Context: one part of a larger RNA
RNA sequence: GAGUAACGAUAAGGGGAGUGAAAAACUUCCCCGCCGGAAGACCAAGGGUUCCUGCGCAACGCUAAUCGGCGCAGGGUGAGUCGGCCCCUAAGGCGAGACCGAAAGGUGUAGUCGAUGGGAAAUCGGUUAAAAUUCCGAUACUUUGUAUUGCUGCGAUGGGGGGACGGAGAAGGCUAGGCCAGCACACUGUUGGAUGUGUGUUUAAGCCCGUAGGGAGUGAACUUAGGUAAAUCCGGGUUCAUAAUCCUGAGAGGUGAUGACGAGGUCUCAUAAGAGACUGAAGUGGUUGAUGCCCAGCUUCCAGGAAAAGCCUCUAAGCUUCAGGCAAUACAGAACCGUACCCCAAACCGACACAGGUGGUCAGGUAGAGAAUACCAAGGCGCUU
Numbered sequence: 001g002a003g004u005a006a007c008g009a010u011a012a013g014g015g016g017a018g019u020g021a022a023a024a025a026c027u028u029c030c031c032c033g034c035c036g037g038a039a040g041a042c043c044a045a046g047g048g049u050u051c052c053u054g055c056g057c058a059a060c061g062c063u064a065a066u067c068g069g070c071g072c073a074g075g076g077u078g079a080g081u082c083g084g085c086c087c088c089u090a091a092g093g094c095g096a097g098a099c100c101g102a103a104a105g106g107u108g109u110a111g112u113c114g115a116u117g118g119g120a121a122a123u124c125g126g127u128u129a130a131a132a133u134u135c136c137g138a139u140a141c142u143u144u145g146u147a148u149u150g151c152u153g154c155g156a157u158g159g160g161g162g163g164a165c166g167g168a169g170a171a172g173g174c175u176a177g178g179c180c181a182g183c184a185c186a187c188u189g190u191u192g193g194a195u196g197u198g199u200g201u202u203u204a205a206g207c208c209c210g211u212a213g214g215g216a217g218u219g220a221a222c223u224u225a226g227g228u229a230a231a232u233c234c235g236g237g238u239u240c241a242u243a244a245u246c247c248u249g250a251g252a253g254g255u256g257a258u259g260a261c262g263a264g265g266u267c268u269c270a271u272a273a274g275a276g277a278c279u280g281a282a283g284u285g286g287u288u289g290a291u292g293c294c295c296a297g298c299u300u301c302c303a304g305g306a307a308a309a310g311c312c313u314c315u316a317a318g319c320u321u322c323a324g325g326c327a328a329u330a331c332a333g334a335a336c337c338g339u340a341c342c343c344c345a346a347a348c349c350g351a352c353a354c355a356g357g358u359g360g361u362c363a364g365g366u367a368g369a370g371a372a373u374a375c376c377a378a379g380g381c382g383c384u385u
Base pairs, nucleotide, nucleotide: 013031014030015029016028017027018026032382033381034380035379040362041361042360043359046342047341050340051075052074053073054072055071056070060068061067080141081140082338083337084336086119087118088117092113093112094111098107099106100105122139123138124137125136126135142334143333144332145331146330147329148328149327150326151325152324153319154318158314159313160312161311166301167300168299169298172294173293174292177288178287179286180285181284182201183200184199185198186197187196202260203259206255207254208253213248214247215246216245217242218241219240220239221238222237223236224235226234227233261283264279265278266277267276268275269274302305348357349356364376365375366374367373
C1' cells in the first nucleotide's frame, strides 16, 4: 500500500423465550423464504470413526461462537436367509510336463485362478442416544448330517437335456401407486334440523387355489451305421392309440390375521424437550393407471446375438444280505468376514468445509405429451461475516 480488496453462488430473513462472561450465527417456538427427477431417500465405489453422549473452545471454522465433520473421554456396528467367503465359468492371468531361447526369459497343454455374469433359502411389526431383512415378537423358508420306518438297481471326472441369452416393434391382461366417494373421530355449528373443515381409512413373506395368457401334439411298443466305450438317455426310423393332455404363467381370491398397526383418549412421572403404562374408532367401494410384472413371452429383422457349474436323466468300471437311491418322521448343524456414518457430498476425487467431477435404485399432487417447465407434498435447507 491499507484497515483497502476479499470473507467462495443474490434461496432471505424476522420475532419471542432459553443458555451463557459475552448471542445476527447455538437451543427451542411462531412467522417468512428456497429445493422438491432434488438441494429428498437408499446402495455401489471411495473414505475410516467423520456415528451417539458428556465435558471443553487454545488451534481448525475465511467473522463471533455457548456451536461443529474441531479437542478430550466414554459408548456404538449382533445374520443359516442381505453382501462376501463357497460352487461355476468370461475376457484375461499363472502355468507341472513340453517347445523355443547365450542368459534373463518367451509361448503354451493338462490344470489352476479370475465377476462386472450363472448357482439354495424371510417377511411384517416392535425396539436404541447411536444397530437392525442381523436384536425381540409373530409367521415362514432353504440346505446338510445322523437315526428310525417303508419302498428299492444303485453307480461318473463320461454321454444327453437344461442352464442359455441379440436388435426393433406391437397388443393384451394385471399390479404398485394416484384420485374420488363412502365410513370413523374431532372441531365449527344447529334446536325442527343444514353445512363446512381437519385427520385417518394401513396390513408382508409364506401356504392353498391354478386364472388372463404363452408354449408343445401326447402316450405306448419295436428298431437303430450317430452322440470317441456303454446306455433303458438324446438323436434317426416304423407301427399303434388318442382329442385332448402336459409344461409354463402374472394377478385375483382364501389363509397368514380373534394378530399387528391405527386418529385419539385416560393415568403417572417430568415440566425445557418429553418419557412410560393402559385403552383404542373406522379400516369399504368405484375409477384411473405405469417406464414395474406376465415377458428370458409374442411378432419381425439381419449384423445371427458367452461359458461352465448347480439341476434332471443315461449307462461304464464296480457293488448287488453290504454300500447306495427314493419318501416320510425326529433330532442336530448352517462356521468365518462386512454391517456405525458420509455417499452428486463440508466426510469420495480436485492442496481448502473449493460454484468443478462421481455409477445404480426410488419417482407423490395440480397443470402438461413429458423424468420439460411452474407451483406444492413427504423430507431437507436459508448456502459460517